[in-house]
RNA sequence: UCCGCCAUAGCUCAGGUAGUAGAGCGUCGGACUAGAAUUCCGGAGGCGCGGGUUCAAAUCCCGCUGUCAGUC
Numbered sequence: 001u002c003c004g005c006c007a008u009a010g011c012u013c014a015g016g017u018a019g020u021a022g023a024g025c026g027u028c029g030g031a032c033u034a035g036a037a038u039u040c041c042g043g044a045g046g047c048g049c050g051g052g053u054u055c056a057a058a059u060c061c062c063g064c065u066g067u068c069a070g071u072c
Base pairs, nucleotide, nucleotide: 002070004068006066007065010025011024012023013022019055027043028042029041030040031039048064049063050062051061052060
């Protein structure tokens, strides 16, 4: 330089053929307890950035940024 994968919650990851964004762990509140832990109930919290297509984009297209791997 070129090619490819990946980027979704604090962490690890799902998300079919575009149609209300989810799980586990963590965190906060409550129940329980003499107090904790466990357990149970409830809550908060997210689509890397900028454009395009579309009635509608995490999803399709283009560019950028970052990570990883490969190649001269």

The RNA shown here (transfer RNA) has 72 nucleotides and comes from Callosobruchus maculatus.
The organism belongs to Callosobruchus, within Eukaryota.
Its mean pLDDT, the model's own confidence on a scale to 100, is 81.
Its Rfam family is "tRNA". By type it is a transfer RNA.